[in-house]
Context: one part of a larger RNA
């Protein structure tokens, strides 16, 4: 190990792919493993149950019956599950035509801003704050103009708008790769769903090696504030942030809501495709599909809320929970260069 649960009370794996397994659409035929029925054998006795009898009663004992819900053999049934064969097209996949997008990878290019350098103009302040000071500046700063260099990020467009499995993705162009949607209903013919392990991807920070380093900026230093100020504020500033190759594998990795399928009143936005009508054409208008929001009926919910994108009604499969603390700790194993990750208790205590 049953049961009951998992949005917020404990509980959905960070996300995908997929092995075993579990589950699986319509029709026909056959088999008969599961299933159902009959028969036969067995299921020792005692015990238990029922009826009766014997000890004066009872306990107890005896007789008879039932029962022993099981197993085996054999004969049948064929609705359902299963197996085999044939078949179908609505699930799934593909073809054709078109469309969509910050989906991914690589390369090239662009302008604004920032900092630095050089020159020019120009003179005493600049900067910063609640107010200041540290700091910078007569060795000429700040401001203004011209030229140059570097690195990083791409204002406006930008939108509860788009794309992606999630993490995530936003300047422009090109190349390569992948996806989704719509229309048609042409092809295959259940090829499907889920998925323990496994494998892959996985923000930020961190690690290794080599580059790069403008701005920002843990640590650190100084100035303030304060009773103190190892902070909040200010001036600086190293790792880091960026690139290449490799590791790490965690997050409030959140919709705190696993995936798939079907069904169940409505209203109103928005994005993509498409049909109709109209038009010179496009828009507007009416409808369909796919996504993404808001409001809300029934139902559900402890309430909050949710409500066709369900937390409603059902089915299949996986993961997880079982009082608080001790504790995501100890030990052990395993992964990692390390930091640490994964798996994961108990004593004791309330």
């Nucleotide at each position: 190990u049953u049961g009951g649960g998992c949005g917020u009370a404990a509980a959905g794996g960070g996300c995908g792919u997929g092995u075993a397994g579990g589950c699986g659409g319509g029709a026909a035929u056959a088999a008969a493993a599961g299933u159902c029925a009959a028969a036969u054998g067995u299921g020792a006795a005692a015990u238990c149950c029922c009826a009766g009898a014997g000890c004066u009663c009872a306990a107890c004992u005896c007789u008879g019956g039932a029962a022993c819900u099981g197993c085996a053999u054999c004969u049948g049934a064929a609705a359902c599950u299963u197996u085999a064969u044939u078949u179908c097209u609505u699930g799934a996949g593909g073809u054709u035509a078109g469309a969509c997008g910050g989906a991914g990878a690589a390369a090239a290019c662009g302008g604004a801003a920032u900092u630095c350098c050089a020159c020019a103009u120009g003179u005493a302040g600049c900067g910063g704050u609640g107010g200041a000071a540290u700091g910078c500046g007569u060795a000429g700063a700040u401001a203004u103009g011209u030229g140059g260099a570097a690195g990083a990020a791409c204002a406006c467009c930008c939108g509860u708008g788009g794309c992606g499995a999630a993490a995530g993705c936003g300047g422009u162009u090109u190349u390569c790769u992948a996806g989704u949607c719509u229309a048609u209903a042409c092809c295959u013919g259940a090829c499907g769903c889920u998925g323990a392990g496994g494998c892959g991807c996985g923000a930020a920070a961190g690690c290794u090696a080599g580059g790069g380093g403008a701005g920002c900026g843990a640590a650190c230093a100084g100035g303030a504030u304060u009773a103190g100020a190892u902070a909040c504020c200010c001036u600086g500033g190293u790792a880091g942030u960026c690139c290449u190759a490799g590791c790490c594998g965690u997050a409030a990795a959140c919709g705190a809501u696993g995936c798939a399928u079907a069904c169940u009143u409505g209203g109103u936005g928005u994005a993509g495709c498409u049909g109709g009508a109209a038009u010179c054409a496009a828009c507007c208008c009416c409808g369909g599909c796919u996504g993404u929001g808001c409001c809300g009926u029934a139902g559900c919910u402890a309430a909050c809320g949710u409500g066709u994108u369900a937390a409603g009604u059902a089915u299949g499969c996986c993961g997880c929970c079982u009082g608080g603390g001790a504790a995501g700790u100890a030990c052990a194993c395993u992964c990692g260069c390390a930091a640490g990750g994964g798996u994961g208790a108990a004593a004791c205590u309330c």
Model confidence (mean pLDDT): 87 of 100. A computed fold for a 350-nucleotide part of an RNA from a metagenome, annotated as small-subunit ribosomal RNA, central domain. The RNAcentral record of the full RNA draws on SILVA. It matches the Rfam family "Bacterial small subunit ribosomal RNA".